[in-house]
RNA sequence: GCUGUUGUGGCUCAGUGGUAUAGCGGCGCCUUGGUAAGGCGCAGGCCGUGGGUUCGAUUCCCAUCAACAGCU
Numbered sequence: 001g002c003u004g005u006u007g008u009g010g011c012u013c014a015g016u017g018g019u020a021u022a023g024c025g026g027c028g029c030c031u032u033g034g035u036a037a038g039g040c041g042c043a044g045g046c047c048g049u050g051g052g053u054u055c056g057a058u059u060c061c062c063a064u065c066a067a068c069a070g071c072u
Stems, first nucleotide, its partner, number of pairs: 001071007010024003018055001026042005048064005
């Protein structure tokens, strides 16, 4: 230098064009004499960044940044 993969709440991830999903973690409530376990609920993300296409983009296209892998 070229090519590819990955980038989504604090962490690990799902999501092939129509208001973003789950688990763990956090907070509250229920349950208990109390704790743990269990049950219910809540908060927390505008999807790496910037553009484009589209009525509408996490999703398609381009550029770019970061990590990783391969080639030279």
Overview
A computed fold for a 72-nucleotide RNA from an archaeon, annotated as transfer RNA. The coordinates come from a structure-prediction model, not an experiment, and the mean pLDDT is 82. It matches the Rfam family "tRNA". By type it is a transfer RNA. It was read from a public genome assembly.